[in-house]
């Protein structure tokens, strides 16, 4: 330096002039008007899981029912997250000892039920299409009886592999080595790994299908929720005046009935618009030391500077600076124009994961090539 993989981090600077929203403050009677100061993100996104906090309901466990979640151990408030390790897939590198990177809804199929399209003889319980091999008949094409599961043939998948022996062909039938099982030992907190004995192989697959087993989990979301509370409408209570020969319903009209009523003036509560709280200083940023492989945890230290209502945070210019491009020009450098900086947009708060995303900085691992 180059290849290829992982992680961390920026994500346009400075000025001028216009503008936008609050929040102090000064002038004004008000409307408004100056200054001053502050003003999105790594995702402010999707709202996928875990919490803070509200209310609501609930005596306390447990336990059914429903929903999550599922290798171990360790982080954290807690989490489906993160971190470290096993074990299984898959890339790539090797000095063939392993080492990097990636990735698993990664418990349990030896309690039960259920399922396993097509294809194929057969799909879970052992069976035999084609083929091998005995026997036996022939019209010499095969056919009938039996044997076998090596071969083929279908299939995701066919009741261990791979070799040697051994049969009439075959076959765990024997026998090695590899798988598996069960029992022991070592190392590991543990997933597990090794090892040594047995055992001829029994227990096909799917639990992202009912199920088992273990663990967690009431609901609701700031349009939560708390206060304050005009005008006018209506409720209700006490008082004071009035009073039916009247209104109103019942009922379309008449008559009988039958219920009911007005005003004022003082209290009371409840709700509409509205206002205020919640509302941002927190499981918070930063750096050091110091524990831990590591998530992360502990002291100390320093620093906060959007909190709003359907919602402000832009724009033009000029210079610079990263990128692209084309033209001169150089030994290599430069010069000069063009052109040019994405995603996206706060709404109670936090911690995850998911998605978007021009361009670029820096770190680590593995290989390679060069030099010293």
């Nucleotide at each position: 330096c180059c290849a290829g993989g992982g992680g961390a981090c920026c994500g346009g600077g400075c000025g001028a002039c216009c503008g936008c929203g609050g929040c102090u403050u000064u002038c004004g009677c008000a409307a408004g008007a100056g200054a001053g100061g502050c003003g999105a993100g790594g995702a402010a996104a999707g709202u996928c899981c875990g919490g803070g906090c509200u209310c609501c309901a609930c005596g306390g466990a447990a336990u059914a029912a429903c929903g999550g979640u599922g290798c171990c151990g360790g982080g954290u408030a807690a989490c489906g997250c993160c971190c470290g390790g096993c074990c299984g897939g898959g890339g790539g590198g090797u000095u063939c000892g392993c080492c990097c990177c990636u990735u698993g809804a990664g418990g349990g199929a030896a309690a039960g039920u259920g399922c396993c399209a097509c294809a194929g003889a057969a799909a879970g319980c052992a069976u035999a299409c084609c083929g091998c091999c005995g026997g036996u008949c022939u019209u010499c094409g095969g056919g009938c009886c039996g044997g076998u599961a090596a071969g083929g043939g279908a299939g995701a998948a066919a009741g261990g592999g791979u070799g040697c022996g051994g049969c009439a062909a075959g076959a765990g039938c024997g026998c090695a080595c590899c798988g598996c099982g069960c029992g022991g030992g070592u190392g590991g907190c543990a997933a597990c790994a090794u090892c040594c004995g047995c055992g001829g192989c029994a227990c096909g697959g799917c639990a992202a299908a009912c199920c088992c087993c273990a663990c967690c989990g009431g609901g609701u979301g700031c349009a939560a929720g708390a206060c304050c509370g005009a005008a006018u409408a209506g409720g209700g209570g006490c008082g004071g005046c009035a009073c039916a020969u009247g209104g109103g319903c019942c009922u379309g009209u008449u008559c009988c009935g039958g219920c009911u009523c007005g005003u004022c003036g003082c209290c009371c509560g409840g709700g509409u618009u509205g206002g205020u709280c919640g509302c941002u200083g927190g499981a918070g940023g930063c750096g050091a030391a110091g524990g831990g492989c590591a998530a992360c945890c502990u002291u100390c230290g320093u620093c906060c500077u959007a909190g709003a209502g359907g919602a402000a945070u832009g724009g033009u210019c000029g210079c610079c600076c990263a990128g692209g491009u084309g033209c001169c020009u150089u030994g290599a450098a430069g010069g000069c124009g063009c052109u040019g900086g994405a995603c996206a947009g706060a709404a109670c708060c936090c911690g995850g994961c998911u998605u978007a995303c021009a361009g670029g900085u820096c770190c680590c691992c593995u290989g390679g090539c060069a030099a010293a």